[in-house]
């Protein structure tokens, strides 16, 4: 950079000790214990298994990923509305494969 997905799912565990939810603004979580690490779990993107060959389903063996809140909400544009707000698309971000 390209393509796909992002409304589901996942712990009364151990360790650790103060921060965390990308960024900004909100709003939250946290000493009734944050991040990180270990174990457990979830999912099924890629590989693998299965076939004479192709391949869906399936499995979860390997490579990743994930495990508060829709990607926690909004950030730009449009539609609608007196307004509050609602809806749609983009952008940004995350993950996988190339």
């Nucleotide at each position: 950079c390209u393509u796909a997905u992002c409304a589901a799912g996942a712990g009364u565990g151990g360790u650790g000790g103060a921060g965390g939810g990308a960024c900004u603004g909100g709003c939250c979580c946290u000493u009734c214990g944050a991040a990180g690490c270990c174990c457990g779990g979830c999912a099924a993107c890629c590989g693998g298994u299965a076939u004479a060959a192709c391949g869906a389903a399936a499995c979860a063996c390997g490579g990743u990923g994930c495990u508060a809140a829709u990607u926690c909400c909004a950030g730009c544009a449009g539609a609608u509305g007196u307004a509050a707000g609602u809806c749609u698309g983009a952008g940004a971000g995350a993950u996988a494969a190339g």
The prediction has a mean pLDDT of 85. SAM riboswitch aptamer (S box leader) from Robertmurraya massiliosenegalensis, 98 nucleotides, folded computationally. The organism belongs to Robertmurraya, within Bacteria. The sequence is in RNAcentral, with records from MGnify.